[in-house]
Molecule: small-subunit ribosomal RNA
Organism: Caldilineaceae bacterium
RNA sequence: UUUACGGAGAGUUUGAUCCUGGCUCAGGAUGAACGCUGGCGGCGUGCCUAACACAUGCAAGUCGAACGUGAAAGGCCUUCAGGAUUACUUCGGUAUGAAAAGGGCCUGGAAAGUGGCGAACGGGUGAGUAACACGUAGGUGACCUGCCUCGAAGUGGGGGAUAACCAUUGGAAACGAUGGCUAAUACCGCAUAGUCCUAUCCUUGUGGGAACUUGGAUUGGUAAAGCUCCGGCGCUUCGAGAGGGGCCUGCGUCCGAUUAGCUAGUUGGUGGGGUAAAAGCCUACCAAGGCGACGAUCGGUAGCUGGUCUGAGAGGACGAUCAGUCACACGGGAACUGAGACACGGUCCCGACUCCUACGGGGGGCAGCAGUGAGGAAUAUUCGUCAAUGGGGGAAACCCUGAACGAGCAACGCCGCGUGGAGGAUGAAGGCCUUUGGGUCGUAAACUCCUUUUCUGUGGGAAGAGCAAGGACGGUACCAUAGGAAUAAGUCACGGCUAACUACGUGCCAGCAGCCGCGGUAACACGUAGGUGGCAAGCGUUAUCCGGAAUUACUGGGCGUAAAGCGCACGCAGGCGGUCACUCAAGUCUGACGUGAAAGCUCCUGGCUUAACUGGGAGAGGUCGUUGGAAACUGGGUGGCUUGAGGUAGUGAGAGGGGUGCAGAAUUCCCGGUGUAGUGGUGGAAUGCGUAGAUAUCGGGAGGAAUACCAGUGGCGAAAGCGGCACCCUGGCACUUACCUGACGCUCAUGUGCGAAAGCGUGGGGAGCGAACGGGAUUAGAUACCCCGGUAGUCCACGCUGUAAACGAUGAACACUAGGUGUAGGCAGUUUCAAACCUGUCUGUGCCGAAGCCAACGCGAUAAGUGUUCCGCCUGGGGAGUACGGCCGCAAGGCUAAAACUCAAAGGAAUUGACGGGGGCCCGCACAAGCAGCGGAGCGUGUGGUUUAAUUCGAUGCAACGCGAAGAACCUUACCUGGGUUUGACAUGCACGUAGUAGUGAACUGAAAAGGGAACGAACCUUCGGGGAGCGUGCACAGGUGCUGCAUGGCUGUCGUCAGCUCGUGUCGUGAGAUGUUGGGUUAAGUCCCGCAACGAGCGCAACCCUCGUCGCUAGUUACAAGUGUCUAGCGAGACUGCCGGUAUCAAGCCGGGGGAAGGUGGGGAUGACGUCAAGUCAGCAUGGCCUUUAUGUCCAGGGCUACACACACGCUACAAUGGCCGGUACAACGGGCAGCCAAGCCGCGAGGCGGAGCGAAUCCCAUCAAAGCCGGUCGUAGUUCGGAUUGUAGGCUGCAACCCGCCUGCAUGAAGCCGGAGUUGCUAGUAACCGCAGGUCAGCCAUACUGCGGUGAAUACGUUCCCGGGCCUUGUACACACCGCCCGUCACGUCAUGGAAGUCGGUAACACCUGAAGUCGGUGACCCAACCGCAAGGAGGGAGCUGCCUAGGGUGGGGCCGAUGACUGGGACGAAGUCGUAACAAGGUAGCCGUACCGGAAGGUGUGGCUGGAUCACCUCCUUU
Repeated sequence: UUUACGGAGAGUUUGAUCCUGGCUCAGGAUGAACGCUGGCGGCGUGCCUAACACAUGCAAGUCGAACGUGAAAGGCCUUCAGGAUUACUUCGGUAUGAAAAGGGCCUGGAAAGUGGCGAACGGGUGAGUAACACGUAGGUGACCUGCCUCGAAGUGGGGGAUAACCAUUGGAAACGAUGGCUAAUACCGCAUAGUCCUAUCCUUGUGGGAACUUGGAUUGGUAAAGCUCCGGCGCUUCGAGAGGGGCCUGCGUCCGAUUAGCUAGUUGGUGGGGUAAAAGCCUACCAAGGCGACGAUCGGUAGCUGGUCUGAGAGGACGAUCAGUCACACGGGAACUGAGACACGGUCCCGACUCCUACGGGGGGCAGCAGUGAGGAAUAUUCGUCAAUGGGGGAAACCCUGAACGAGCAACGCCGCGUGGAGGAUGAAGGCCUUUGGGUCGUAAACUCCUUUUCUGUGGGAAGAGCAAGGACGGUACCAUAGGAAUAAGUCACGGCUAACUACGUGCCAGCAGCCGCGGUAACACGUAGGUGGCAAGCGUUAUCCGGAAUUACUGGGCGUAAAGCGCACGCAGGCGGUCACUCAAGUCUGACGUGAAAGCUCCUGGCUUAACUGGGAGAGGUCGUUGGAAACUGGGUGGCUUGAGGUAGUGAGAGGGGUGCAGAAUUCCCGGUGUAGUGGUGGAAUGCGUAGAUAUCGGGAGGAAUACCAGUGGCGAAAGCGGCACCCUGGCACUUACCUGACGCUCAUGUGCGAAAGCGUGGGGAGCGAACGGGAUUAGAUACCCCGGUAGUCCACGCUGUAAACGAUGAACACUAGGUGUAGGCAGUUUCAAACCUGUCUGUGCCGAAGCCAACGCGAUAAGUGUUCCGCCUGGGGAGUACGGCCGCAAGGCUAAAACUCAAAGGAAUUGACGGGGGCCCGCACAAGCAGCGGAGCGUGUGGUUUAAUUCGAUGCAACGCGAAGAACCUUACCUGGGUUUGACAUGCACGUAGUAGUGAACUGAAAAGGGAACGAACCUUCGGGGAGCGUGCACAGGUGCUGCAUGGCUGUCGUCAGCUCGUGUCGUGAGAUGUUGGGUUAAGUCCCGCAACGAGCGCAACCCUCGUCGCUAGUUACAAGUGUCUAGCGAGACUGCCGGUAUCAAGCCGGGGGAAGGUGGGGAUGACGUCAAGUCAGCAUGGCCUUUAUGUCCAGGGCUACACACACGCUACAAUGGCCGGUACAACGGGCAGCCAAGCCGCGAGGCGGAGCGAAUCCCAUCAAAGCCGGUCGUAGUUCGGAUUGUAGGCUGCAACCCGCCUGCAUGAAGCCGGAGUUGCUAGUAACCGCAGGUCAGCCAUACUGCGGUGAAUACGUUCCCGGGCCUUGUACACACCGCCCGUCACGUCAUGGAAGUCGGUAACACCUGAAGUCGGUGACCCAACCGCAAGGAGGGAGCUGCCUAGGGUGGGGCCGAUGACUGGGACGAAGUCGUAACAAGGUAGCCGUACCGGAAGGUGUGGCUGGAUCACCUCCUUU
């Protein structure tokens, strides 16, 4: 430089974030199956389950040219007997001589037999097998090989049988028995023979060697078969080849160590046997070996390979079809034959099953092709042909061939094609949606023109066949022609991942779901419809494999806190190893050769119209083999070196270890003295001790344990751990010098040792402390925390145990990589009289920090940085560090260590909030200090509850309860009972009708509504036609205080008038986020100042607005006698920490003062940030959806909302003398008034009545407006001259109407109550308290309420510890629905899987013994036998039988392993609303946790030792800054 190839993520833990980590999805694939659907063709594929059982047919025969027979059929000849027919005839006969049967011969060749070859191939299956079975590379000097090819030699001469067949005979059959005949390429001798075999010797060559080989000599031994068409085909022996096979070896080849030891023919040798052949292959004897942590043995699983699928690759998974190989043929055993078998369609035996039977006995083996049953989610025709390819036999013709070639069935897969193309807007109809305008299906359809792949009909018609004939497929492919858009579209999805949205139905139901998750009345998630998206003759689902998953990490991960460093050390094997030189060439690198079958894969190219498919060529593919070379590195060998390591010498520090002895303080106990009533203990108490003298105090004594101060992020040790002093024994370490050895090193599976506390055994000891236990408290309980006692134990000796948060949660070793500052030990320099200081250096031990690393926190020369070596460990949470098994232990228990099942998380770090019985700072009538109350009484009102026909509805902690309601007798009114009414009480539109119309409406009925209808009786515009309005009928619709405030708008409450809430830009952080807004001051305030990686800004705060207080100006209806301004209402001024002093960072500000009507926001009001509470309101109004329509609408009468054992809330009036009553007397303000306020005057005790002036109001009236107050009198502490409830009675007023159910007045009556328990409310100044007045609503009023107004007019605040609420900062958190949070365990119930268990049942591989078929081998062979020898007798040889070893199988027995089941039992998991407690998370209310021991319903508690993964406060040390 060119070319080729080449790796994608997403969802889900959280309020949010980063990380760790699992689960899930998108892709590809399949011998598939299931659901819906289905037009055609090509090429493939098709029992994965029961190696389960099989009816029926077929799948291995062939050769007559090896042989003896020989049926049917044909031909020829023919004896005896008999004699058709015909001719002649003397009718007597003569001649002729048919057919049938028999015999013989010839042709013929069915069928069976002898013999040969084949049947060991081809075809099926994958049960077994973890093995030389397979793959690969080799060996065979240890072997075999029929048929085939080549070469050499030969093929002579004899013999005896036997099947078929015949006869007799047994049996149901299968199948035999006896006797007789016969042939051969069947069988047996003899001859001949070598280069063949055997033995010995010589010789040649190869080899390390056993050995093989060349040539030769000698000894012994072994062959043959014929047939013929005369061409040949065979036969025998030897040699060679090709192809095939046997055996052996290196390497590769699944899981389990909860399988660690296995092995007696076992390992080797010798002799013998045996095989084609090596060999314990077999046997006898001898020796005692052989295998194994580099995994033997045992168990589980599995045929292996080429390859297939996936993957970027490395890998992972698989081993259908095709090909190679192995194994098997009903289960098991055995041999025979043969070149080859221990034989799928052969034999024998045992067993199971099945069939036949005359019951005596026999037959069978589809894992060949079809097919049947069964099993199963599931897998095809009882098809055609030998035409082709191949196989067997034959000389050949030919025969056989379910091998094969074809067809059939199946969308099972891959590939190809089609279901039409062009035009076509009124954007048709119809569907769906709709804001009702429209949109969409949609150029889609209709319609017009065109085409004919496919389809149907008709005609022609192959190649496949090498020289003639011969084609199952097949009248197929293909070609021509005619017809007509004709015959042909589904399926899944549409919340996110993930392309695609609406309506209706449903209402946590029905259902969906791969994960997250949808569904509880507005579901894009369920069902349906319309629409849309994807793929398409298929589409989805399920199952399985790979991928994504770097989630087992070789490529390519980790271990401080997420899972993960063994408690620590020593150390064998193993792994790794300083420096220099030489050498070898095992590793390594490289060249050549061989091999890695074909198919497959990749590339190139060809053939089917294309593709799938397929032909040809090339390439790739091994941890392979042989051989040549290189020598850097690793390794082996040899020789050096000194820096690693070790040693020697000198110096030094130390709670290092073991032993012995000694010491003082303190506790307890004992004795004695003094002394008297308590002591002790706690939050407070009690138990306990004490008048028998305690505690206290003094003296004396005993005993055990532990060593204050020094003491220190000081020292030592491997860790555990080690602390008074002295002595004895003993290990290690640091520094200095650089003298010796010369890599002697590092790490370390298994192993061995040490190993806190608790605990165990034996024996001591026992002061204090102290599990268990007893008692006292606390508490709902208290198996605890607290207290009084107290046993084991704690201590010692010896032995065991072997675990801890055994922690730096950080393995060991080595090297390298900025600094700063402490501390301990050593050395050196400098200096000094000697020191100290200072400087440098080595070792240990701390802190801060650069680079770097890290998810962050953090680590940072003592690494968690950068590298190397070795070991250990991890792979989601739970189940579980559990069960079972094994090992260890006296026991407790320890070590090792699963699975079923279940969840979609579990987790780490950090962030923002919220919370804390965490901390700091600050504020508020929050507490405190005060005043007045409430809670007790009676009454009023509201609420709950209860009651009721109804007691309408709503509001429910603060923030509902004198609230909606600023007025329930009717009305209101929504509720109940009863009576009416249905286009309606009310609105709009349409259609029709209507002229004494609209309207008024008398009698009569009725509770009324209403019915009824006498009678009266208008009116607008007009072009004079009519129109409008009205009324009636009908249709649309009205109506609803019916539901949902959790569908909503609007409005409101509350935190809170608290000081907060945010944004832009910048900066920091991977990020959520932070910074700003924190800090130091200050403020009422995020108010202001200063500082600061921040600089600015917004909503809030403040100010601007209203009102009150002072002054000025202007105007003046009214007021007042004037004139004025004290009044009215408008405009201004004034206050800003402006001035002074002090204080402060001399900033903000604070404190004091002056002036001023007012002083530090002057008082009050209006004003309510971002937000919280699914807060309140569908009944104020509005409004989506749902419901209702002769009623849930509407009208009317009456009733109810006013009930009453009770409880609560808010009030009123009181309980009296600071008072009640009587008399006199003074002073307001805000307001209201025409269906109104109502004066004067008169009447009435009074409520009120009569009356009528004035006033739409600064004028008149309410109202001379007041009351408390003041003055005087009386009452005298009493249930009263207090208090006024209740009740009676007489009246007044409003109103259609005061019965339920109004207010007021007079007279009479005169209840509770004598200041209020626990608790609780308001208020900081013109406030609280007390006093009255007005207003709204309203006919009246249950108003003591509410909203305002004025009058009189206090007390107290030391202060912020505590209660409540709030703000800021910080800290912890397992909370985030946010502490009303989260969460643990027992118990109870249900479901599921699992452990134990007296046992029971089954499987499996061995062992011991007994028995033992067939069969090989051995023995015997008295019985039997043709071939050879022999005249014969007999012999050689063979066989039956019997017998021995082995042995399938069977039996008995005790064990091993595995599984099923099992009364009962153990824990575990899961399950909207069960029980008991409250263990943990905050200091979780006793900090938690770890190990251990004891105890307890349970979480758990306590003892002992340990850890910080504990908050808070204080102190110490160190660090940082100045």